[in-house]
RNA sequence: CUUUUAAGUAGAGGUUGCGCCGGCCAAGAGUCCGCGACAGGAGGGGGAACCCGCCGAUCGUCGCCAAAAGGGGUCGGCGCCGAAGCGUCUGCACCGUCGGGUGCGGGCGCUGGGGGCGGCCUGAACAGGGUCGUCACUGCCAUAGUCUGAGCAAACUAUGGAGCGCUACUGAAAGG
Numbered sequence: 001c002u003u004u005u006a007a008g009u010a011g012a013g014g015u016u017g018c019g020c021c022g023g024c025c026a027a028g029a030g031u032c033c034g035c036g037a038c039a040g041g042a043g044g045g046g047g048a049a050c051c052c053g054c055c056g057a058u059c060g061u062c063g064c065c066a067a068a069a070g071g072g073g074u075c076g077g078c079g080c081c082g083a084a085g086c087g088u089c090u091g092c093a094c095c096g097u098c099g100g101g102u103g104c105g106g107g108c109g110c111u112g113g114g115g116g117c118g119g120c121c122u123g124a125a126c127a128g129g130g131u132c133g134u135c136a137c138u139g140c141c142a143u144a145g146u147c148u149g150a151g152c153a154a155a156c157u158a159u160g161g162a163g164c165g166c167u168a169c170u171g172a173a174a175g176g
Base pairs, nucleotide, nucleotide: 001176002175003174004173007170008169009168010167011166014081017080018079019078020077021076022075023074024073025072034064035063036062037061038060043052044051045050047098048097084111085110086109087108088107089106090105091104092103093102094101095100112138113137115135116134117133118132119131120130121129122128140161141160142159143158144157145156146155
């Protein structure tokens, strides 16, 4: 000096890059809950266990009062580039209990990124989200080709790949 490589540091991708927190706004909703009046008369709720009901429930009509959560939009702040998301198993806490669910954490697996269309699920929703299929787009890398007198690089084209990736720097060790 070169090659391979454990590791470390920094960085890029982008329809608003990703996530979290807070304020405000719409929707949820004139709905739930609660209260009053009328009518009516045996069932109602729950997956179950059970609970409520002739001391009049459920359902119905009218009136008063009148939310919240989850989801969305916007503004601000914070942490970041496996950012993060989803699935599955599991620990703890809570929902009285079992089934089941929610929150926090851990293990494993999948997904480079956002988007259009369609199916399914979620959702009050023609919003939003999740997932699957498909279609192009986009960043990166590899291989082949075009380009060149020739080589390298860049650019372009095609094919393929996955974030355990890619770029830059540092670099123990091994080889020359």

A computed fold for a 176-nucleotide RNA from Crenobacter intestini, annotated as Lysine riboswitch aptamer. It matches the Rfam family "Lysine riboswitch aptamer". Gene Ontology term of the family: lysine biosynthetic process. Rfam's curators write: Riboswitches are metabolite binding domains within certain messenger RNAs that serve as precision sensors for their corresponding targets. Its mean pLDDT, the model's own confidence on a scale to 100, is 76. NCBI's taxonomy places the organism under Bacteria, Pseudomonadati, Pseudomonadota, Neisseriaceae, Crenobacter.